Overview
A computed fold for a 73-nucleotide RNA from Ipomoea nil, annotated as transfer RNA. The prediction has a mean pLDDT of 81.

[in-house]
């Protein structure tokens, strides 16, 4: 250097062109308890990695960048 995968709250995943981006854990309150933890209830937390292109419409389709993993040189 060449091919190819992957990039979605704090981590971790699901969504594959449309109508509030969905779950788990974690965080925060709140009820329970002497107190803590389990449990139950709420709640904040995502410019979907970036900058263009198609499209009436883009998390998604295409193209350049950027991080990263992987074979090959």
């Nucleotide at each position: 250097g060449u091919u190819g995968g992957u990039g979605u709250g704090g981590u971790g995943u699901a969504g594959u062109g449309g109508u509030u981006a969905g779950c788990a854990c974690a965080u925060c309150a709140g009820u329970c308890u002497u107190a803590c933890a389990c449990a139950c209830u709420g709640a904040a937390a995502g410019u979907c990695c970036u900058c263009a292109g198609u499209u009436c419409a883009a998390u998604c389709c295409u193209g350049g960048g950027c991080a990263u993993c992987a074979a090959c040189a």
The RNAcentral record of the sequence draws on Rfam. It matches the Rfam family "tRNA". It is annotated as a transfer RNA.